[in-house]
RNA sequence: GAAGCCGAAACAGGAGAGGCCGGUCACCCACCGGCGCCGAAGGAGCAACCCCCCGGAACCUCUCAGGCAAAAGGACUGUGUUCGGACAG
Numbered sequence: 001g002a003a004g005c006c007g008a009a010a011c012a013g014g015a016g017a018g019g020c021c022g023g024u025c026a027c028c029c030a031c032c033g034g035c036g037c038c039g040a041a042g043g044a045g046c047a048a049c050c051c052c053c054c055g056g057a058a059c060c061u062c063u064c065a066g067g068c069a070a071a072a073g074g075a076c077u078g079u080g081u082u083c084g085g086a087c088a089g
Stems, first nucleotide, its partner, number of pairs: 005085005010079004018035001020034004036068003042064001043062003049056002
């Protein structure tokens, strides 16, 4: 000590599936119970592939968790703004 790499933050975009039924509450929200569903937080399992000992591994699979009007969340993408880390030189 980088304009690049890794991680995090900021801004913008961002899907799917019952605003279901019953109870409680004056009502909504929330909570409890019940079925029906979704997958793109997280988690688990493996495929190609990597490694060839163990293992790693997806937006695939499972749905434990989470979610099924709005809000919130949201893998991923973009911006090139900030912070931290390792390293080439």